SAM riboswitch aptamer (S box leader) from a Thermoleophilia bacterium, 107 nucleotides, folded computationally. It matches the Rfam family "SAM riboswitch aptamer (S box leader)". Rfam links the family to the GO term regulation of gene expression. The sequence was found by an Rfam model in a public genome assembly.
RNA sequence: UCCGCAUCGAGAGAGGCCGAGGGAACCGGCCCCGCGAAGCCUCGGCAACCUGCGCCACGGCGCAAGGUGCCAAGCCCGGCCGGGCGACGAGCCCGGGAGGAUGUCGA
Numbered sequence: 001u002c003c004g005c006a007u008c009g010a011g012a013g014a015g016g017c018c019g020a021g022g023g024a025a026c027c028g029g030c031c032c033c034g035c036g037a038a039g040c041c042u043c044g045g046c047a048a049c050c051u052g053c054g055c056c057a058c059g060g061c062g063c064a065a066g067g068u069g070c071c072a073a074g075c076c077c078g079g080c081c082g083g084g085c086g087a088c089g090a091g092c093c094c095g096g097g098a099g100g101a102u103g104u105c106g107a
């Protein structure tokens, strides 16, 4: 990097360095940000995918936290398709898809 699978409405931030952007990309919106963005470091925390241990009615369950991950907003929201309300509008709502993120199996 690619393929498959699972999950994505919950949860969890302080300090230091630095100095202007950031919320994946494009478009549109909305938001965060010199009361300090991104990035890096330290410490802390959340969660429980892999892992370890125990139990099991073999479907799973519990405990731990070693490997990852994560710690504004639903993946911040929309974009494509279908449906509902509305007036065949604007707008709103529901479901799905695409794309993405994380883990894991394989190549």
Stems, first nucleotide, its partner, number of pairs: 001107002004104005013043005021032003026079004044071003049067002051064005075099001080096006